[in-house]
Source information: The part of an RNA shown here (large-subunit ribosomal RNA, domain VI) has 267 nucleotides and comes from a metagenome. Its Rfam family is "Bacterial large subunit ribosomal RNA". Its family is annotated with structural constituent of ribosome and ribosome in the Gene Ontology.
Context: one part of a larger RNA
RNA sequence: CGUCGGAGUGUUGAGGGGAGCCAUCUCUAGUACGAGAGGACCGAGAUGGACUGACCACUCGUGUACGGGCUGUUCCGCCAGGGGCAUUGCCCGGUAGCGACGUCGGGACGGGAUAACCGCUGAAAGCAUCUAAGUGGGAAACCCACCCCAAGAUGAGCACUCCCGCUGCGUAAGCAGCCUCAAGGGCCGUGGCAGAUUACCACGUCGAUAGGCGGCAGGCGCAAACGGCGCGAGCCGUGAGCCGAGCCGUACUAAUUGCCCGUGUGG
Numbered sequence: 001c002g003u004c005g006g007a008g009u010g011u012u013g014a015g016g017g018g019a020g021c022c023a024u025c026u027c028u029a030g031u032a033c034g035a036g037a038g039g040a041c042c043g044a045g046a047u048g049g050a051c052u053g054a055c056c057a058c059u060c061g062u063g064u065a066c067g068g069g070c071u072g073u074u075c076c077g078c079c080a081g082g083g084g085c086a087u088u089g090c091c092c093g094g095u096a097g098c099g100a101c102g103u104c105g106g107g108a109c110g111g112g113a114u115a116a117c118c119g120c121u122g123a124a125a126g127c128a129u130c131u132a133a134g135u136g137g138g139a140a141a142c143c144c145a146c147c148c149c150a151a152g153a154u155g156a157g158c159a160c161u162c163c164c165g166c167u168g169c170g171u172a173a174g175c176a177g178c179c180u181c182a183a184g185g186g187c188c189g190u191g192g193c194a195g196a197u198u199a200c201c202a203c204g205u206c207g208a209u210a211g212g213c214g215g216c217a218g219g220c221g222c223a224a225a226c227g228g229c230g231c232g233a234g235c236c237g238u239g240a241g242c243c244g245a246g247c248c249g250u251a252c253u254a255a256u257u258g259c260c261c262g263u264g265u266g267g
Stems, first nucleotide, its partner, number of pairs: 001152001005163007015149004021049007033038001051106005059100004066093005071086006110144003117137004164266001165178005179264001184261004188204005209254003212250005218243003226237004
């Protein structure tokens, strides 16, 4: 910009993409078959591999704005306690998030039309012949079925709901005067599990959107003291304190005031 007034919400699915894998074991059955050795079709079930989707309760990893330990040096006048630098100085743990080594799931079932091939009926050609007329079966391939995208599908679809003036002229599109700026959308702000930007989503005082604060979860943790254990060095328990992203709450702070687009029934 279009989709033939404008708008919000929900959809249909033309078309496109993805997936499509395999193995082992058990039963059927030591059956059919076979002199024996051996050993099935068909059908039923179980487990696993690789691949792949989603997720973070569990396990593990990361977690340079969390907690603790340790060294050197420098600074805060000194002690104590700390800050800076030394790869995050080194090390031990670790919330959220993200992830896999973790967890759950997927390929299926089924239908259609077929390939090679196997048939039925059957002439040409009194026989024979799956084929010439007719007709049945038959693959991981094809169409559908499963998952995703999808009306710029210009063939631009469908449904629901919402919004929109009076007068004059004109058959009407429309023009003029006066009045009006709808529904809805955007800008802007607070943010996000959304994200390069944009887009998308939530919220903007009729408010829990983010921060702060409170509580809780959770992390670190030999603070002191006390208790238990050990001959002892010490270990364990209790959990003070500090604490990012988590959960619930709370208007204390910031989402102020506003501005713009979009019209008037649509040959």